[in-house]
């Protein structure tokens, strides 16, 4: 590289630095010199990890599952629902085989944990 599982309508800055881009891709729509990305600090969250309790026949250990707590550690995140749509299906309404709206599923993507 790739594969598996889970999550993606919640939350988080009147800071410093920097100096023109950014929101993955395509289209749309947006953000941005009233200061983009990146970096630092702050913050949010609770995936891993930590602690406690319960259950798994059981006294102990280990392991798994569930619940709760905290936030030292490993990540992550910190405009807009993953900004919306993209592929397929359904419903409704126009109307004439297209358009609009809504919903469902998938795909793609992101993040974590594991495999490799």
């Nucleotide at each position: 590289a790739a594969c598996u599982u889970a999550u993606c309508c919640a939350g988080a800055g009147u800071g410093g630095u920097g100096g023109a881009g950014g929101g993955a891709c395509u289209g749309a729509c947006c953000c941005u010199a009233c200061g983009a990305a990146g970096c630092c600090c702050g913050g949010c969250a609770a995936c891993c990890g930590u602690u406690u309790u319960g259950c798994a026949a059981u006294g102990c250990c280990a392991u798994g599952c569930a619940a709760a707590a905290a936030a030292a550690g490993g990540u992550g995140c910190u405009a807009c629902u993953u900004u919306c749509a993209g592929c397929a299906g359904a419903a409704u309404g126009a109307g004439a085989u297209u358009c609009a709206u809504u919903c469902u599923g998938a795909a793609a993507g992101a993040u974590a944990a594991g495999u490799g």
RNAcentral holds the sequence, with entries from Rfam and Ribocentre.
The RNA shown here (SAM riboswitch aptamer (S box leader)) has 116 nucleotides and comes from Halalkalibacter okhensis.
The coordinates come from a structure-prediction model, not an experiment, and the mean pLDDT is 82.
The source organism's lineage runs through Bacteria, Bacillati, Caryophanales, Bacillaceae and Halalkalibacter.
It matches the Rfam family "SAM riboswitch aptamer (S box leader)". Its family is annotated with regulation of gene expression in the Gene Ontology.